[in-house]
Molecule: c-di-AMP riboswitch aptamer (ydaO/yuaA leader)
Organism: soil metagenome
This record gives sequence, C1' cells and structure tokens, in this order.
RNA sequence: CGCCGAAUCGCCUCCGUUGCCGUCGGGGGCGAGCGGGGGACCCAAGGUAGUAGGGGCGAACCGGAGCCCGUUUCAUUCCGGCGCGCUAGCUCUUUCUGCGCGAGCCCGUCAGCUAACCCCGUAGGCCGUUGAAAGAGG
Repeated sequence: CGCCGAAUCGCCUCCGUUGCCGUCGGGGGCGAGCGGGGGACCCAAGGUAGUAGGGGCGAACCGGAGCCCGUUUCAUUCCGGCGCGCUAGCUCUUUCUGCGCGAGCCCGUCAGCUAACCCCGUAGGCCGUUGAAAGAGG
C1' cells in the first nucleotide's frame, strides 16, 4: 500500500507519556454511518408433543460414487451442480480465464412474512497481487 469481513468516522472524558500544551497509546461514554435480529393487519403455512424439537449469523449448500463401520450413523476422499472470494498507475458493474474457499459459532423449547416500534454488533484474521475484454462514473 492492500485483502476477507458490517466491523468505519466524529466528539467528550479519564489514565499513561510530557516542565506545560500538543502528539501518541489505552479505558469509558455519546452520535453518525454500516450490518443483523425481534415485531401487526393482509398474505402464507402447517407446527409442536408422544424417542427426528425448532431457529439465527455466515458464501459455507445439493446430488452421486467410493471408503469406513457392522444396530444405525458420523467423519474422511473424489466427481458434478450451485454459491463465495482474489485483478496494485481511481471506483463500480458484467463476461471469459486462472487460483482459492464451501468453515465455524450462537439462541435455548421460542421467533413465517411484517408498518409503527424495540433490541443487538461495529470484531477478528491475512505469505498478500492470474490475465483479458466491455460499459458507467469520477
């Protein structure tokens, strides 16, 4: 300088640094912006319990084969479909191509959509650049 992601910006205040101010770093608070959830009529739909609870954030799903197991099943491997991310002489959109990802976490028996209204988050991570074409804006 840049990438994934909503995860950025401004103000006030306290502490440390300093002779003092300022700067810088950290804690707390407020606001804006961005993101997410709950929540009527109408519409939609069945759901729950009895030995399959149900739902949310996120791209992170579907099908098949094979392997394993041997009550059932899960994990692991491959293929296809589909979804997501990456282009360094500005930003955005689309197409082709190349590469990579398809995890994890949370609520706690409860939630369809949903105006008003209410609530929550503003983290964390990165050995980090494939190329080409078209268009729009600045």